[in-house]
Context: one part of a larger RNA
RNA sequence: CGUAGGAUAUUUGAGAGGCUCUGUCCCUAGUACGAGAGGACCAGGAUGGACGCACCUACUGUGCACCUGUUGUCGUGCCAACGGCAUAGCAGGGUAGCGGUGUGCGGAUUGGAUAAAUGCUGAAAGCAUCUAAGCGUGAAACCAGCCUCAAGAUAAGAUAUCCCUAAAGAGAAAUCUGAGUAAGGCCCCUUGUAGACAACAAGGUUGAUAGGCCAGGUGUGUAAGUGUAGUAAUACAUUCAGCUGACUGGUACUAAUAGGCCGAGGG
Numbered sequence: 001c002g003u004a005g006g007a008u009a010u011u012u013g014a015g016a017g018g019c020u021c022u023g024u025c026c027c028u029a030g031u032a033c034g035a036g037a038g039g040a041c042c043a044g045g046a047u048g049g050a051c052g053c054a055c056c057u058a059c060u061g062u063g064c065a066c067c068u069g070u071u072g073u074c075g076u077g078c079c080a081a082c083g084g085c086a087u088a089g090c091a092g093g094g095u096a097g098c099g100g101u102g103u104g105c106g107g108a109u110u111g112g113a114u115a116a117a118u119g120c121u122g123a124a125a126g127c128a129u130c131u132a133a134g135c136g137u138g139a140a141a142c143c144a145g146c147c148u149c150a151a152g153a154u155a156a157g158a159u160a161u162c163c164c165u166a167a168a169g170a171g172a173a174a175u176c177u178g179a180g181u182a183a184g185g186c187c188c189c190u191u192g193u194a195g196a197c198a199a200c201a202a203g204g205u206u207g208a209u210a211g212g213c214c215a216g217g218u219g220u221g222u223a224a225g226u227g228u229a230g231u232a233a234u235a236c237a238u239u240c241a242g243c244u245g246a247c248u249g250g251u252a253c254u255a256a257u258a259g260g261c262c263g264a265g266g267g
Stems, first nucleotide, its partner, number of pairs: 001152001005163007015149004021049006033038001051106005059100004066093005071086006110144003117137004164267001168177003184262004188204005209255003212251005219243002225238005
């Protein structure tokens, strides 16, 4: 921009893409078959591999500053307690998130039309013949079915709901140009389940959108100070303490204020 008014929701599906794999074991049955050795079709069940999708409860990894330990050195006057730098100084753990080596799920069932093949009826050709007319069965292939996208599918689809007879000007009139608006939307702002930017999604005081705060959770592992014991290193008690990013719930304290713009003319 189009989809012959403007919107908001919900959709149909022309079409396109994805998937399409397979082993082993049990049973049928040591049956059919076979002298024996051996050993089934068909039907039913179980469990795997690889691949794919989703997810983070558990397992496992990361987790650039969540907790702790610790070395050297500098600083806060000193002790103590802390801070800076040394790859995040090094080391031990670890929430959310993101992952896999982890967890869950998937290939199916089924229908149609067929291939090779196998049939029925059946002449040409009194027989025979699956074929010439006609009618069946038949494969991971084909078309559907399952999953995803999808009306720019310009043949531009459908359903529901919302809004609407406009100032002014031109013209003899039909009509034309149309400010400002309606429903609705955007700018702007707070953000994340989204994300390169757009977009998408949640909100903007009639508010829990983010931060803060409160409570909890999680992690770390028993803070500082003080007291006691010991010459001391240190240990014990106060104290499963103290601290705790992303998690859960709450709370208007802070910031989403105020405002501006676009947007139909009864089709």
Large-subunit ribosomal RNA, domain VI from an uncultured Clostridia bacterium, 267 nucleotides, folded computationally. The sequence was found in a public genome assembly. Its Rfam family is "Bacterial large subunit ribosomal RNA".